[in-house]
This record gives sequence, structure tokens and C1' cells, in this order.
RNA sequence: GCUUCCAUGGCUCAGUUGGUAGAGCGACGCAUUCGUAAUGCGUAGGUCCGGGGUUCGAGUCCCCGUGGGAGCU
Repeated sequence: GCUUCCAUGGCUCAGUUGGUAGAGCGACGCAUUCGUAAUGCGUAGGUCCGGGGUUCGAGUCCCCGUGGGAGCU
């Protein structure tokens, strides 16, 4: 330098054919317990890496960039 994949709550990841962003773990509160853990119930937390385009509508499609992984030279 070229090719390809990835980027979504604190972490690990879903998100179908473009149609109002979810799960598990974690955190917090309550219940339970002599107490802790475990368990049950509930709550909060993300405008989806940045910018632009297409569209009535973009996490999703297109372009440019940033960061990371793999391969080739």
C1' cells in the first nucleotide's frame, strides 16, 4: 500500500424485508435471611464510532473519515 471483517447501555452480544433500540451479566431499590450469598420482584442506564448522502422514515442502504482484528505484497 491492497483486500476483508468489526464498532449498538459499565461488559459480552442480538437487532429478520429500512418502520418508535433489546437480552444476559453487572449496578441500584424492595422482599426473603440472625447476617451474607443465592433466589424472587422492580428501577435506572445507550439516539447505535464521527461526518455527509438516499428515503416519508436509516442501527440497518451508499460515500468519506477514525479506531481495532485478520490476510496479502